[in-house]
RNA sequence: AGGAACUCUGGAGAAGCCCGUUUUCACCGGGUGCCGAAGGUGCAAGGCUAAAGCCGAAUCUCUCAGGCAAAAGGACAGAGAAGAUCUG
Numbered sequence: 001a002g003g004a005a006c007u008c009u010g011g012a013g014a015a016g017c018c019c020g021u022u023u024u025c026a027c028c029g030g031g032u033g034c035c036g037a038a039g040g041u042g043c044a045a046g047g048c049u050a051a052a053g054c055c056g057a058a059u060c061u062c063u064c065a066g067g068c069a070a071a072a073g074g075a076c077a078g079a080g081a082a083g084a085u086c087u088g
Base pairs, nucleotide, nucleotide: 001087002086006080007079008078009077010076015032017031018030019029020028033068034067035066039064040062042060046055047054048053
């Protein structure tokens, strides 16, 4: 000099789908269709290497995980307080 974690506020998308059990919902088991903004995967420019190859961003990409009423979660943004066993 930066600024992690913390507190408050805001915060999108997509089936309250179908079948079974149950009085119904939820849960559970199975099925189909979707979503991207936790996390995770992939990489452009560029860099390194004799080479093979490696490193390498995102709200992009995949949809593994997660999700598709509300609640919860939620990238990110604003504010607050405090500046770390972190970085230079």